The RNA shown here (Bacterial RNase P class A) has 420 nucleotides and comes from an Alphaproteobacteria bacterium.
Of the family's consensus pairs, 95% are formed in the model.
It was read from a public genome assembly, where an Rfam model found it.
Its Rfam family is "Bacterial RNase P class A". It is annotated as a ribozyme.
Order: sequence, then C1' cells, then structure tokens
RNA sequence: CCAGACGGCUGGAUGGCCGCUCGCCCGCGUCGCGAGGCGCGGGCGGGAGGAAAGUCCGGGCUCCACGGAGACACGGUGCCGGGUCACGCCCGGCGGGGGCGACCCCAGGGAAAGUGCCACAGAGAAGAGACCGCCGUAGCGGUGCCGGUCGCGAGGCCGGCGCUCAUGCGCGGCAAGGGUGAAACGGUGCGGUAAGAGCGCACCGCGGCCCCGGCAACGGGGACGGCACGGCAAACCCCACCGGGAGCAAGACCAAAUAGGGGCGGCACGGGGGCUUCGGCCUCCAAGCGCGUUUCCGCGCCGCUGCCCGGGUCGGUCGCGCGAGGCGCCCGGCGACGGGCGUCCCAGAGGAAUGGUCAUCGAGCGGCCCCAGAGCGGCGGGGCCGCGGACAGAACCCGGCUUACAGGCCGUCUGGCGCC
Repeated sequence: CCAGACGGCUGGAUGGCCGCUCGCCCGCGUCGCGAGGCGCGGGCGGGAGGAAAGUCCGGGCUCCACGGAGACACGGUGCCGGGUCACGCCCGGCGGGGGCGACCCCAGGGAAAGUGCCACAGAGAAGAGACCGCCGUAGCGGUGCCGGUCGCGAGGCCGGCGCUCAUGCGCGGCAAGGGUGAAACGGUGCGGUAAGAGCGCACCGCGGCCCCGGCAACGGGGACGGCACGGCAAACCCCACCGGGAGCAAGACCAAAUAGGGGCGGCACGGGGGCUUCGGCCUCCAAGCGCGUUUCCGCGCCGCUGCCCGGGUCGGUCGCGCGAGGCGCCCGGCGACGGGCGUCCCAGAGGAAUGGUCAUCGAGCGGCCCCAGAGCGGCGGGGCCGCGGACAGAACCCGGCUUACAGGCCGUCUGGCGCC
C1' cells in the first nucleotide's frame, strides 16, 4: 500500500428574522371574603432517536379473577456454566460445520418407549435389494466325430459320444465395481476366494465398560465387541423447566345542556273490582293523544308545573416523568456484570409542540491542473470549479431482540505485495 475480519463512536456547525409547546417569574384585566383560578402580554430556561420504528420477548405499573397445593389440558423454552428484577436476551465454554487466516454460522434434549413419514429417480428406502456387472454350471443351445434314416444332389431329421464352447436362454453364487438418489444397511488397505463378502486382520468410525482431567457440557486413554443401532421430533410423541387474564382506549376523580329515572310540594282529574297501616297502591275499562291510509281491529302513551337527589354522555383533571436512571473515577471479575464514592436532573404534547426561511461555514465526494520522484500508477502536498447530509418523529415507563440507515472517525487483528 492492497484485500479483509471484529469491536466501538458519530449521525453537521454558527448567526439573523418569524413561529410552537412546557416550567418559573413579572405586569395588566377578570372572578373570588381569601387561598387562588382564568385570559392577554413580556422576560428567562428546557424541548426527539440510535433506532423514537416493528410491537417479537421479558419486567414494572393498573384493573379483573382467584382459599392452599397438586394433576390434566394448552402454549412456550431446550448443549453446559454464569449474569440479570426477568427473558426466547447477554457473557464464557463445549460439540458440529465453513474459511489459507483474523473470524463466522448452528431450534444444538431424546430416534435400542411407541406410532408415523422418506416425494422423484432407482433393482432395492429399513431386518431391503439384483438393472448393468463379476463368478460357477454343459439342462436347452453351439460345436466336433460316429451311426441310422430321407433325398439324384446340396443338405435335412433322429440318436449316441466328446468339448480347455460361458457368445444367447436357463439354473446357482456374489454384492467388489458401475448406475439411481438428499440418503443404499460402516470406511480405507492387506489377506482370502471360483468371484466375493467383517469371512479374517490392521487403522479409523461405532457401541456399552473401566481409568484419568473438567463444577458441567465434554475431552483423552485402555481393554473388549465384528457391527447390531439409516434419516426425520421446525411429524405425533417422551423428558425437564417456565407460564392466571387483559392492557394507559389500563385505571381513578370532577362534571354541563338536552332527554330519561327517583323524591317532595302545588294545580287539575271519569267508572268498575281487589287490597289497605286510611296516606294510598294494583288491575280492568271508558275518554283523549300517537302509529299502522280510513271504519272495525291491534299496539303504545296517559297529566301540567316548581325545587331537590342520583347515574351516564360531551368536556376537564390525574395517572405522567427520581428511575432495576445518566455520567466520571476506583475496586472485584477473562467477560456479561457487580460493589463503593462523587456528580447531574435530562421532552411531556395530546388531533397531537420540538418548525419555517435566509446567510456564512463545513467533514466529505466528483472533475481539471500543478509539485516532489529515474518511467507509469497509487499514496502524499497544493490550487480552481461544482455538489454538499441518510434512515427516520416520543405518546405510560424500562431491559432486550429484529429491521432501516448517506457519510465519517477510532482501536485491535488476519492474508498478500514492496522497502529497510
């Protein structure tokens, strides 16, 4: 210098003008006996993020349910140890996989408890199988010789004997090789064999046993077993552990107008029946009113008014900003993190503020040119011009995860090239 790995930080600056919201103070007005409230104006101060996002996981807080414990069902988590209020998060380790490497990735318990599945291809997909192939075998066949028979002949047919015939069919053996597949019933080598095969042996793998190291996951070693036990649990299932439900539109308080409910009073007011504590109450009907177009019929209402009470709605207030809090230093720990001391107070809107505009600067990016140097390119230094800020907006709070993000900075490390 080039290419990369990991960890962390940052996420434009200054000023002018015009605005928004919250807190404190002051002035004026208004209401109130007052405390104080409300309105207007002014001053000072605070005013988005690393993700405020997705709302996936955990916790606080609130209400609801619930006598305790257990079981069942359902859901979640799943190597081991630790951290944490807690977690499916984080740290350290183990195992497996990838990379030359720094490093990265893994839903990573149980498949000898049971059930189930394994598409396509293929001979065969779980107590499997033989397509090609390899080997053996002379039954058919082939071939040689001999005999019989038919034919003028070429030759045909039948029978017998033989073959160091394995080219075809058949029978038998094998599973090494080829081929199919995501996966083929251990792998490599030697021996062995007709050909082969854990058939035998060595090493590797696997299995249970013993010893050693480690808190553990697991690792190392030994002797034994000839190999039985394919894969899938993000299929059911088994095992261990965890889990009551809903969420700030939680929830609490104050409280209009209108309508409706209840109580008391005043005025008005037909009939029948029943009850009565003699105040009234219930029921049926008539009259009246409303609706279904009208009659019949059906359904509904059945007083007017004043004061008071209670519930709900509109609206308002609280919840709501001191918290498992931020920053700095020291100590313990490999680390996540924990402890101590000091210091700071850091948005609270709610149809929802945190903005708009102008100027100057600016990291950086692009283009052109120059310098140094033995050539070219890069790096470095300098000049001019242009561009010049991503993703995204709190809504009860906190810890995580995930996702989005222009550009810049710092640290540690790896591989390669060059120079001393």